Predicted 3D model of a 71-nucleotide RNA (transfer RNA) from Friedmanniomyces endolithicus.

RNA sequence: UGCGGAUUGAUGUAAUAGUAACAUAACAGGCUCAUGAUCUGUAGAUAAAGGUGCGAAUCCUUUGUCCGCAC
Numbered sequence: 001u002g003c004g005g006a007u008u009g010a011u012g013u014a015a016u017a018g019u020a021a022c023a024u025a026a027c028a029g030g031c032u033c034a035u036g037a038u039c040u041g042u043a044g045a046u047a048a049a050g051g052u053g054c055g056a057a058u059c060c061u062u063u064g065u066c067c068g069c070a071c
Stems, first nucleotide, its partner, number of pairs: 001070007010024004018054001026042005047063005
């Protein structure tokens, strides 16, 4: 320098263009003498900026970060 892949709550992963879901973690409550386990509930996310489209996590363009390959 070129090419390819990845990017979604705190973490690990889902989601045919059509209400962003699950598990763990966190917080609050129940249970317990207390902690843990367990039960119930709550909050929290689509890397950034544009475009297409009735509608974008998904399609297109550019940029950022990480990984790999070639030179």
Rfam family: tRNA. The family's RNA type in Rfam is transfer RNA. The RNAcentral record of the sequence draws on ENA. Taxonomically the source falls in Friedmanniomyces (Eukaryota, Dikarya, Ascomycota, Pezizomycotina).